[in-house]
RNA sequence: GCACCGCUAGCUUAGAGGUAGAGCAUUGCACUUGUAAUGCAAAGGUCCCGAGUUCAAUUCUCGGGCGGUGCU
Numbered sequence: 001g002c003a004c005c006g007c008u009a010g011c012u013u014a015g016a017g018g019u020a021g022a023g024c025a026u027u028g029c030a031c032u033u034g035u036a037a038u039g040c041a042a043a044g045g046u047c048c049c050g051a052g053u054u055c056a057a058u059u060c061u062c063g064g065g066c067g068g069u070g071c072u
Base pairs, nucleotide, nucleotide: 001071002070003069004068005067006066007065010024011023012022013021018055026042027041028040029039030038048064049063050062051061052060
């Protein structure tokens, strides 16, 4: 330098054109003599950035950034 893949909650990630879910973690309550475990609930996300298409973009297209893999 070229090609490909990824970027979504504190962490690991799902999702798919119609204002986003899960597990773990956190907080509260129940249970317990008390912890743990378990059950219930809650909080937590400018979906990496910009532009374009669209009535509508996290999703499609283009460019950029970061990370990874391969090739030279």
A computed fold for a 72-nucleotide RNA from an archaeon, annotated as transfer RNA. Its mean pLDDT, the model's own confidence on a scale to 100, is 80. Its Rfam family is "tRNA". The family's RNA type in Rfam is transfer RNA. Rfam's curators write: Transfer RNA (tRNA) molecules are approximately 80 nucleotides in length.